[in-house]
Molecule: c-di-GMP-I riboswitch aptamer
Organism: Gemmatimonadales bacterium
RNA sequence: CUUUCGAAACGGCGACCCGGCCGCAAGGCCGGUACGCAAAGCCAGGGGUCUCUCGCAGACAGCCCAGCUCCCGAA
Numbered sequence: 001c002u003u004u005c006g007a008a009a010c011g012g013c014g015a016c017c018c019g020g021c022c023g024c025a026a027g028g029c030c031g032g033u034a035c036g037c038a039a040a041g042c043c044a045g046g047g048g049u050c051u052c053u054c055g056c057a058g059a060c061a062g063c064c065c066a067g068c069u070c071c072c073g074a075a
Base pairs, nucleotide, nucleotide: 005073006072012037013036017032018031019030020029021028022027035062041068042067045065046064047063048060049059050058051057052055
């Protein structure tokens, strides 16, 4: 230094719910609040689930796999 791994520390993110806005909807954005999270950062390639105006349409990454990136450094 790298890989695996995940003690400690500094930090980070933010479920459900509530308020506002967008959307036919699933759902998304902003604010509050934190259930939790070592990738709960990004990504729609594969699987899966969901929505509808049923298509060469859309959504979900905090469902799983894969890929990319990142803080720290005990055993």